The prediction has a mean pLDDT of 84. Small-subunit ribosomal RNA, 3' major domain from Saccharimonadales bacterium (SeqCode), 461 nucleotides, folded computationally. The RNAcentral record of the full RNA draws on ENA and SILVA. Its Rfam family is "Bacterial small subunit ribosomal RNA". Rfam links the family to the GO terms structural constituent of ribosome and ribosome. Taxonomically the source falls in Saccharimonadales (SeqCode) (Bacteria, Bacteria candidate phyla, Candidatus Saccharimonadota, Candidatus Saccharimonadia).

Context: one part of a larger RNA
Parts: sequence; structure tokens; C1' cells
RNA sequence: UGACGGGGACCCGCACAAGCGGUGGAUCAUGUUCUUUAAUUCGAGGCUAAACGAUAAACCUUACCAGGGCUUGACAUCCCGAGAAGGCUUCCGAAAGGAAACUGUGCUUUUAGAACUCGGUGACAGGUGAUGCAUGGCCGUCGUCAGCUCGUGUCGUGAGAUGUUUGGUUAAGUCCAUCAACGAGCGCAACCCUUGCAAGCAGUUGGAUUUUUCUGCUUGGACUGCUUCGGUAACGGAGAGGAAGGGGGGGAUGAUGUCAGGUCAGUAUUUCCCUUACGUCCUGGGCUAGAAACGUGAUACAAUGGCAAGUACAAUGCGCAGCGAAGCCGUGAGGUGAAGCUAAUCGCACCAAAGCUUGUCCCAGUUCGGAUUGAAGGCUGAAACUCGCCUUCAUGAAGUCGGAAUCGCUAGUAAUCGCAGAUCAGCAUGUUGCGGUGAAUACGUUCCCGGGUCUUGUACA
Repeated sequence: UGACGGGGACCCGCACAAGCGGUGGAUCAUGUUCUUUAAUUCGAGGCUAAACGAUAAACCUUACCAGGGCUUGACAUCCCGAGAAGGCUUCCGAAAGGAAACUGUGCUUUUAGAACUCGGUGACAGGUGAUGCAUGGCCGUCGUCAGCUCGUGUCGUGAGAUGUUUGGUUAAGUCCAUCAACGAGCGCAACCCUUGCAAGCAGUUGGAUUUUUCUGCUUGGACUGCUUCGGUAACGGAGAGGAAGGGGGGGAUGAUGUCAGGUCAGUAUUUCCCUUACGUCCUGGGCUAGAAACGUGAUACAAUGGCAAGUACAAUGCGCAGCGAAGCCGUGAGGUGAAGCUAAUCGCACCAAAGCUUGUCCCAGUUCGGAUUGAAGGCUGAAACUCGCCUUCAUGAAGUCGGAAUCGCUAGUAAUCGCAGAUCAGCAUGUUGCGGUGAAUACGUUCCCGGGUCUUGUACA
């Protein structure tokens, strides 16, 4: 000087408390461990791994396994020889591939060359092989916590100190006052995006026939500016006006550093290793197994509900190898049909669902709950057996609110309800967004957890 303390003082945070809803019990989905397996590819491991890499494992992906093949190679550059390239047919084969036959004679600056194919030679290619404890880059975390430093000066033999402490104040090392310090940098804040209000301008394909709605652009608006109380000041309390008030709400933005944190399987890259194989092609299988354990979710256990009928109101988005209307067929998934749309025009997509109105059920393992299983179908796709999704009929399991323990959330939030996108041929309870309905509680900082400042002790560095 730090680090640590079941030392002290002060302060903060959904940290506790006050509340609301969950997890832990059930079934299923999904990830992980373990076990099994020819293989169940690899990585991630308290917080900071476990619906994580993966924003889509039937083939492909795919890295794993079994079998069948290739060896200058699936891919790149150079050299030599031959041939345009290409197309079609037959045989063997699971395919990859192998064997054979026919056709074709292009382009340009024309004994040659370019692109492409086949054969050969070696330089080389190739490796999702190892090392994240050799690395770059990127990321997580403490933490959006308020800290981390420097120049000159001064103090100290020196390591270092001071500044950065102290008294106030703030979300903040934010600002004020004081002070052997005076200044400065990286952080804080602001500048950026979005949302809430107004004005002006423009308006198609949108709305209305009327002031306006809507869409886009440009400005304005909020600054403790005004009043008042306290205070030296910074600032704090109350009020007015205002769409908005004291950081208006949300986002992006992450200092010096810590964890030899994570990633050599995104890519790059050191060193080592393989080179008729640890490279590469193909078929099939596996990544989807299942005694058991853990994590994250979905659906429920019902009457603030289930079912039936009627009826109302969104926003974000997406669409040409696409979205696909009306009409017709089907109980339905869906089929047919083809209009329109390269999009404020047309379509997905309407009645969004919860909601509201009426009826019914009458507390039961039920008209709750929907797992599981059987049968019949639909869709995508060469192909749904291993191993997809959906529909109809039948079946109708566990479950009656969950032990110890534990998680999220302070307002348009929690809770609840549906909609859309990415990925995608097909497949969503995951994820990223969008809107609808819309609470309760916060006395307070004693305690638990994490953090900040000052101070104190130390046999620790």
C1' cells in the first nucleotide's frame, strides 16, 4: 500500500421487510448428469453451465458408429500430355463408384490461347486432431457499481502520501464550502435512438366530407425558468402554470481492472501430431436410448370456472421458387379454384383472445383435467419404420394447490390474454418483438445477501 475481520461509523440496491404471483408435489416438453450403446459427436459446470453454442438433428446438417470406396485427393496454385464443354444409352452396385457404346466439334488475335473435362508427376492440399495454461479477436462477470489515474508542486531516508481527506449535497469523485495543494485525463452526466404534447409544411394507396383522424418531415417545448420556506452556497421541501416537473418513461452506451473466467468446433493463429489416413466420397444407423437424479418451462388440479350460442375492440410484422381472396367440396385437418398484390392499394388476417350478453352444469376425480393408447385420415418432402406436424372418432391416467427449501416483480410494472417475426420444404410449450385487460404493497434499514466511502486490528501478500 492492499486484502481480510462472526471490528466500528455512514450510505445504497426487489438485499431484507410489506405485498402479488410462482418453483419444489402431478403429467408432459426441453436441457444436463449418470447409465447403456457399434455410436449415443463436441463444448459449457456455483453466482457467471444446464429451452446454453443450436434463431429448427427424418436424408443433408454431422463433427459420431458400421459397412462399401478413393489416394495430388471433395477444395487451391504451378508443370506435362490428351480432349471443346456437354448430352444420351446399356451392364454391375445400396449408393458412391466402376466398365462399355453412341453423339457433339463451339469461342478468340487460329501450328497457338481462354474456360472446362480426363490422365500423369511432384511440390503440396486437407484435418470440427491436441494445446483457450502459447495467442489475437470477441464475450460473460463484479457492475451502469462510482470509481481508476496522471502532470507539476509539497511532505517522507524510502516504499509511498497529498490531490481523491473533512462538513454538506447528489443517482453519481454530482456539485458547493473548506483545505499544500493547483490543474488535467478515462469513467458519471450530456450529445444519439424511441415514446408522451403542440405548431408548420407535404400528402398517395390511408381517414373524413366538418373543425379533424392517420402517415412522413422540420421545428418548438422543461431550464429548478417562476412563487414561497430552509440554507453561506450547492441543494432540499411546498405550490402555480403545463401534455409532461425536478434524471418525464424506455433503449443504446459498460472506466482502470478481477476471475491463467469462456471460446483453437465461427473465423484467424503459435507449437505438436496424422498423411493409401486423425484426409475424403457414399449407404444405413446414431445425436431422439432409459433404472435413476437435477435445471428451465407448458398444462392443470376448477364455479373469479367448464361448455354452448350471440356479440365488440388492437398493435408490431411478413409476402414473388412468395402471400394467396371470393366461390365450391369436406365434421375437420385440408382440397379445389384462381382474382389481386413486388405492397398504407392485394393477401396472411377475421369475430385476435381474454372481455360483454344469455343459457346450462351444482362441487363430484365431475360437463374439472387432459396424459396414454387404438382406429381412420390430412400436409410437407425422393423418403415420415427407427424419428415430423396436424385433424376426426373412441379411450380417458396422474392430479383435489404441493415438505425442507427457493425465484421474479415497485406501474402501464406484476399477473393474465392473444398476435406476429426470425430459423424454416415440414416441425415452437423455446426465443425475439407487439399490443389488450390491469393490481397489491413499501412502516422502515435491526437482521440475511451484494456493493461503495472513511476508520481500526492483523502472526496474511